The RNA shown here (small-subunit ribosomal RNA) has 1501 nucleotides and comes from a Candidatus Wolfebacteria bacterium. The RNAcentral record of the sequence draws on SILVA. Rfam family: Bacterial small subunit ribosomal RNA. Rfam links the family to the GO terms ribosome and structural constituent of ribosome.

[in-house]
RNA sequence: AGAGUUUGAUCCUGGCUCAGGAUGAACGCUGGCGGCGUGGAUAAGGCAUGCAAGUCGAACGCCCCGCAAGGGGAGUGGCGAACGAGUUAGUAAUACCUUGGUACUUACCUCGAAGAGGGGCAUAACUGAUCGAAAGAUCGGCUAAUUCCCCAUAGUCCCAGCAUUUUCUUUAAACUAGAUGAAUAUGUAGUUUAAAGAAAAUGCUGGGUAAAGGCGCAAGUCGCUUUGAGAGAGGCCUAGGUCCGAUCAGCUAGUUGGUGAGGUAACGGCUCACCAAGGCUACGACCGGUAGGGGAGCUGAGAGGCUGUUCCCCAACGACGGCACUGAGACACGGGCCGUACACCUACGGGUGGCAGCAGUCGAGAAUAUUCCACAAUGGGCGAAAGCCUGAUGGAGCGACGCCGCGUGAAGGAUGAAGGUUUUCGAAUUGUAAACUUCUUUUCUACGGGAGAAAGCCGUGAUAAACGGUGUGAUAGUACCGUAGGAAUAAGGGGCUGCUAACUUCGUGCCAGCAGCAGCGGUAAUACGAAGGCCCCAAGCGUUAUCCGGAUUUAUUGGGCGUAAAGCGCGAGUAGGAUGUUUGGUGCGUCUGUUGUUAAAUACCACUGCUCAACAGUGGAACCGCAAUGGAUACGACCAGACUAGAGGAUGUUAGAGGGUGAUGGAACGCACGGUGUAGGGGUGAAAUCCGUUGAUAUCGUGCGGAACACCAAAGGCGAAGGCAUUCACCUGGAACACUCCUGACUCUGAGUCGCGAAAGCGUGGGGAGCAAAAAGGAUUAGAUACCCUUGUAGUCCACGCCCUAAACGAUGUCUACUAGCUGUCGGAAGUAUCGACCCUUUCGGUGGCGAAGCUAACGCGUUAAGUAGACCGCCUGGGAAGUACGAACGCAAGUUUAAAACUCAAAGGAAUAGACGGGGACUCGCACAAGCGGUGGAGCAUGAGGUUUAAUUCGACAACAAACGAGGAACCUUACCAGGGCUUGAAAUCCUGACGAAUACCGGAGGAAACUUUGGUAGUUGGAUUUAUUCAACGGCAGGACAGGUGCUGCACGGUCGUCGUCAGCUCGUGGCGUGAGUUGUUCCCUUAAGUGGGGAAACGAGCGCAACCCUUGUCCUAUGUUACAAGUGUCAUAGGAGACUGCCCUGUUUAACAGGGAGGAAGGUGAGGAUGACGUCAGAUCAGCGUGGCCUUUUGAUGCCCUGGGCCACACUCAUGCUACAAUGGUUAUGACAAAGGGAUGCCAAGUCGUAAGGCGGAGCUAAUCCCAUAAACUUAAUCUCAGUUCGGAUUGAGGGCUGCAACUCGCCCUCAUGAAGCUGGAAUCGCUAGUAAUCGUGAAUCAUCCAUGUCACGGUGAAUACGUUCUCGAGUCCUGUACUCACCGCCCGUCAAGUCAAGGGAGCCGGAAGUAGGUGAAGUCUGCUUAUGGUGGAUAAAUCUAAAUUCGGUGACAGGGACUAAGUCGUAACAAGGCACGCGUAGCGGAAGCUGUGCGUG
Repeated sequence: AGAGUUUGAUCCUGGCUCAGGAUGAACGCUGGCGGCGUGGAUAAGGCAUGCAAGUCGAACGCCCCGCAAGGGGAGUGGCGAACGAGUUAGUAAUACCUUGGUACUUACCUCGAAGAGGGGCAUAACUGAUCGAAAGAUCGGCUAAUUCCCCAUAGUCCCAGCAUUUUCUUUAAACUAGAUGAAUAUGUAGUUUAAAGAAAAUGCUGGGUAAAGGCGCAAGUCGCUUUGAGAGAGGCCUAGGUCCGAUCAGCUAGUUGGUGAGGUAACGGCUCACCAAGGCUACGACCGGUAGGGGAGCUGAGAGGCUGUUCCCCAACGACGGCACUGAGACACGGGCCGUACACCUACGGGUGGCAGCAGUCGAGAAUAUUCCACAAUGGGCGAAAGCCUGAUGGAGCGACGCCGCGUGAAGGAUGAAGGUUUUCGAAUUGUAAACUUCUUUUCUACGGGAGAAAGCCGUGAUAAACGGUGUGAUAGUACCGUAGGAAUAAGGGGCUGCUAACUUCGUGCCAGCAGCAGCGGUAAUACGAAGGCCCCAAGCGUUAUCCGGAUUUAUUGGGCGUAAAGCGCGAGUAGGAUGUUUGGUGCGUCUGUUGUUAAAUACCACUGCUCAACAGUGGAACCGCAAUGGAUACGACCAGACUAGAGGAUGUUAGAGGGUGAUGGAACGCACGGUGUAGGGGUGAAAUCCGUUGAUAUCGUGCGGAACACCAAAGGCGAAGGCAUUCACCUGGAACACUCCUGACUCUGAGUCGCGAAAGCGUGGGGAGCAAAAAGGAUUAGAUACCCUUGUAGUCCACGCCCUAAACGAUGUCUACUAGCUGUCGGAAGUAUCGACCCUUUCGGUGGCGAAGCUAACGCGUUAAGUAGACCGCCUGGGAAGUACGAACGCAAGUUUAAAACUCAAAGGAAUAGACGGGGACUCGCACAAGCGGUGGAGCAUGAGGUUUAAUUCGACAACAAACGAGGAACCUUACCAGGGCUUGAAAUCCUGACGAAUACCGGAGGAAACUUUGGUAGUUGGAUUUAUUCAACGGCAGGACAGGUGCUGCACGGUCGUCGUCAGCUCGUGGCGUGAGUUGUUCCCUUAAGUGGGGAAACGAGCGCAACCCUUGUCCUAUGUUACAAGUGUCAUAGGAGACUGCCCUGUUUAACAGGGAGGAAGGUGAGGAUGACGUCAGAUCAGCGUGGCCUUUUGAUGCCCUGGGCCACACUCAUGCUACAAUGGUUAUGACAAAGGGAUGCCAAGUCGUAAGGCGGAGCUAAUCCCAUAAACUUAAUCUCAGUUCGGAUUGAGGGCUGCAACUCGCCCUCAUGAAGCUGGAAUCGCUAGUAAUCGUGAAUCAUCCAUGUCACGGUGAAUACGUUCUCGAGUCCUGUACUCACCGCCCGUCAAGUCAAGGGAGCCGGAAGUAGGUGAAGUCUGCUUAUGGUGGAUAAAUCUAAAUUCGGUGACAGGGACUAAGUCGUAACAAGGCACGCGUAGCGGAAGCUGUGCGUG
């Protein structure tokens, strides 16, 4: 010090989250030691038990023990118990802090002065009696004192009176100032003088009020009384400071003041009587909520923010409420009385109690300790003292609750052991880590030693110092020291996707789970769980909660408001804030010096003590504040005076839809009447409702009515805004300019307040032509509560009164000053000029455009600022909930103003960028449409697909880009599927081990469907070494082991290959420029092209992949060679090489260029035709089943492998796709005669001949093929026939008989012959192909292949058309501009009702509880007081508490109804985003399932 998170990416705004520190903490896991601290934060809830305040016999009497000395007990008396200890309920000021003050008091203590004479009455204890369960109480009798009373004495004590001095207050008079008021005048402030009163001090006179003794032989000492002073302590008063809420705006009757009295230690409405009507409040009274305050603590760079635990100071409280007594002091925690609640005892009559003292217990809670030791030290009470008491205190115990320190070993040690983990199988890592060797002993265990904390007290002395005597430790045998032993007793927690240091494997498979935020998990998870490794801290580590920080995210330091949240709709103006030039004064602010205070502790600095540190001690500085006092006077303030630049006024001109009232004009419209006239009119995308033969529409005339004002008219004018328009008159507000004059700061802003304020709407009364919410009808539509049409009521208009809101917008508050210009326009003035004007120049005021600097996130703003500064006001602080609820004010109502929270999300948003998209625009192209030709869709069949069926009908492919596709050949095989039978190191591969046998060849038997299983026989004998019996090598099967195998899964893990957009013209890069950036420029623009093809211009200049060209075929010519072509010769032909075409030439057009149009020549002309060639990319497109391949799965047993037999892939109610054949006469049949090209052929093509109707058979010549064969081409020609018919068309289907291939033709092949002879007569909506040797039509060949389901595919040639005006429309594509709320990119996004579930809040008939009061009733104790028969009784006042009544306020609960938020795949529509398909939005009104629609005014976002 920052980081993550909105987006496809960017910049900004803005929230959320994280990293740090802290805690009286709690929870989880873990836990060796010590020191110092710290520990009931919740229920100020209830408490068993013990202890926490006593002491004095040297004040007193009595009783008991004791020989005595002495000790003990209850009581009287004295002092203490008001301290100490605890807690934070109440309290927002009677508290606290800081600073001043005095109308006051003060036991014990210190200093000073004076004194203590005389007398008396009681009473407890005790004793007698009585009552009671107890607690306790009553009566009679005796007694003492330092108890009490009376008299005396006294002063510097108290009271009263008189005199003097000082201070203060009040009143009166005079002067000055300004305020209010019409004025006489009234009252305020200041200065001076006079009078009256009060207080204090001093002096004098009169009156009143004191005392106690004890101890001691004594000296004396401790006490006692009065009084003055001091110290310390307290009471009271003053000023300033001290939380939140205005959805708390008015509060107050002892209230504010006075006079008098009472009361108090003391001032005072503190209390009372009377008088006056005051007092507080926007600088926040009153009310409500919360809270002890401070020193200080945490955090922060600081300013600040938050907190108030331990320690210290103060306050308040002691079960709750009230009250007084005693006393120096209390309205009293361990005293009293009363009431209330609770608890306990009881003989039921009555009593007792108060842990917020120390321990402890229950309860509630996430949660907080021992019913410990000691008075040894420090301190307190009493005492002359010894001493006694002391849960204060000193200590120990418990808790890692915190801070600090120490340890869990150190050095060496590579074979880098074993084990674990990973692996690319080589190794790597754990890791010098361990083992092992050497060493040490903090800690630990055992034993021994062992401080300091101690000062006092008694005696002598002078109660000093000093000396003598005595010798006191809870902690604790602790700290510490020594000896011995032995690495011995001692490591965990969290994390490892980014933020954030640290990564791999396995498991899981949107499951289980994680998560602070972003997010991770759907079969290769560094994010879940485990393991290994690593990282960070360490006796702790994490989590949760809370506070500060980061957060400049409340901004004083230090933010903003055109579009992100944010300028009030506009003005006038009160308080307040700010305020021109100059002179003098005051010295309030300000600056400065000194003094006092700011307790100690804490924090900081230095030194010191515990072995260090934490901790502690000593000293210093500081404590930023307040007060007193001295000084300075620039600035601000105030007082007094002057000025004119701000402001205002006067004078003279000027413009204007500025406002109000009353008149007035023409056009249009509607209605009524009359004339002419006849069948339609009106309306729409098209129609209909509607009007019209009772005469419309059209047209002419007359009259009536209401509303609005064409042209002028404009970026124009006026007004504060809303707003304002025929013309004229009257009344009236403001502005600008010019020249001088006047006043003399009179100014600016403006919380509250007041006024104005479009449209809609409301009330009353008018008016009503047109328009037109609602309503009705007609259309449209799936529906149409809309858009369109026909009607039409409120309303729109006027008068008066309300409402008070708008996208009331420049989304830009008002005022002032300053900072380049250029160019329009409106109003004024001056100058120049002119006869006059226009023009021109300058200047002031308004209203526009473009722009410098500057500003801005950008867009943009830019002298009319969003620039640079100043003054004042208003407003904002994430989105939603919500401008909503509740409350209040206003309103007739509609509603307006003010204005939250719970809950929920991690975004919401602004500007700009690149794409994509648009039922947006412009341009261009394509068999895209159009113009044509022929088809598909109807029939039968073939093939494929879906579906269904099945043991199986193997699998893949599904819009275009699947469906005669993989498959260019499913009877077995193929084959992957099914049924059954078999094999298990396996059908095929490599290696190792073991035993056997060379290998190998041949012939069998049995079972079986085969595979396979099992069992015999014959032949045969390799090579090296050598000891002649073995061994080794290769080979074979067997057994075992590594492994094989898999058409099993994942094409969403991949390679390779392919499809598609698309043979469309695009896609990019380097350098440079622009921009904060994403990006842009280049590649846009103009002309042109088939083309990002070329040319021109241009902040670009170049380049790459595509285009084109290079390649092949073909068309013309030439040359060479020529087999098998050819009779020869030759070159139609074959092979090889070359020429030719390039807009090269001419004309025209354009800008000259690129290019376009036309022409010549030429076989061919503008790419000659065809092919191959497919940019960056898109579709997670297709393929794991062609192949390869990662991972997963399967495989010692019923295999997903391998082999075999049979079946299936060929099923069949249906649906779709691609084809074939047809429906016939441009034809069929029969006969006849012609003309190709390109292929293929040694397990092959097969001739001639011959047999068969034919398929085919026999046959075997030739051919490794320009030689031989397949091999007759067909359409066509010629001739005949058929004559329009389900036919001599069509050939499906079926029967019979044959042929061929093959182990095999049933499921399930092809071919031939004969017979049979179905549907079909040109095909609905719709849809496909094709632009020339093309479509159409006709045959031929090949691959695959034993045969063939081929009508398929790929090639080959024959015959050989029609049409294109053109680009409006459909589809697709390209370029540019534009809008966007889309980016998974329109198959997008997204709104509202309804239905389901969950959650929180508000309303709510009521019900319940709390709080503070008001009024009234009853009214304890105590105090005050009256009466009295006077220790008593009784009344009054006050008053806690309680009851009643009506209201207020807060909370809980609540049937029910309504809205809100959220929730992978519910319903209805389609409102918004593109012109979102009716532009959207704001205000308002009506209506509608819902989004919404419509009217009216306004905005452009």